[in-house]
RNA sequence: UAGUUAUCAAGAAAGGUGGAGGGAAUAGACCCUUUGAAACCUUAGCAACCCUUUGCCUCUUUGCGCAGAGAAGGUGCUACAUUCUAUCCCUGUAAUAUUGGGACAGAUAACAA
Numbered sequence: 001u002a003g004u005u006a007u008c009a010a011g012a013a014a015g016g017u018g019g020a021g022g023g024a025a026u027a028g029a030c031c032c033u034u035u036g037a038a039a040c041c042u043u044a045g046c047a048a049c050c051c052u053u054u055g056c057c058u059c060u061u062u063g064c065g066c067a068g069a070g071a072a073g074g075u076g077c078u079a080c081a082u083u084c085u086a087u088c089c090c091u092g093u094a095a096u097a098u099u100g101g102g103a104c105a106g107a108u109a110a111c112a113a
Stems, first nucleotide, its partner, number of pairs: 001113001003111006013043005021032003025087005044078003048075003051070006057063001082105001088102003092098002
């Protein structure tokens, strides 16, 4: 850098440096922000995955299973549903509009190349 699988309507703060942006892309909208944005550092917390552990199911194939607890370690995360809508498809409704679902895309983890 691209790939596979899984999850994403829950959860979780302060301080310092910094000095104008930020909320993925495109187009709209809306929100946050000098009562300091991004980024970096420190401490704290959350618990998504790996991880530790308990029970159940399975046990020829002996785990790519289900439910819970934990937080020493590895990543991650700590405004607004992945902030919302559209970008493409299906479906319901009388319908410009709109409900529900899917795809695409994004984020995170694990795996393998």

SAM riboswitch aptamer (S box leader) from Zobellia barbeyronii, 113 nucleotides, folded computationally. Its Rfam family is "SAM riboswitch aptamer (S box leader)". Rfam links the family to the GO term regulation of gene expression. Lineage of the source: Bacteria > Bacteroidota > Flavobacteriales > Flavobacteriaceae > Zobellia. The coordinates come from a structure-prediction model, not an experiment, and the mean pLDDT is 77.